[in-house]
Molecule: c-di-GMP-I riboswitch aptamer
Organism: uncultured Rubrobacteraceae bacterium
Order: sequence, then structure tokens, then C1' cells
RNA sequence: ACCACGAAAGGGCAAACCCGCCGCUAGGCGGGGACGCAAAGUCCGCGGGCCUCUACCAAGCGGAGGCAGCCGAGUUACCGAG
Repeated sequence: ACCACGAAAGGGCAAACCCGCCGCUAGGCGGGGACGCAAAGUCCGCGGGCCUCUACCAAGCGGAGGCAGCCGAGUUACCGAG
């Protein structure tokens, strides 16, 4: 140095909920707030999954959107006890 791993230290992010705004909705943005997270950084133009809307009588299928804190993969990254 690199890979794996995750004690300590310095820190980081921010669930539910509340307020305001945007959206038909799922949900998003900002503020407050902390359930948690060693990638809870990034990526939906990688794979799977879930959620919403829509035409059709309805469902399915189709189309359009959303969730990265649903899982896996890719990629980048602080520190360094064992």
C1' cells in the first nucleotide's frame, strides 16, 4: 500500500411523528425531531422486490411514476485496536 474485519477516537446520516410547501397518489423538498445505520454515500441507464396512478365493467396484462432506510450486485470513502 492492498484485501478482509470493526474496538477506540473524531465525526457523519436521520426513521416515526409535527409544521410549511409541491404532487391525483405513492411520495418529494425545507425546518424541527431521533428509531436506527460502518457506507442509512452513490447508482432505478445492473438484477430482484414492494408501493402509487391510469384506460378497459372489474381484475390481469399494458403504460406512466415512486421507494436506495426492502435485498443483492457495481462504484467511491474517514479511522486503524485485534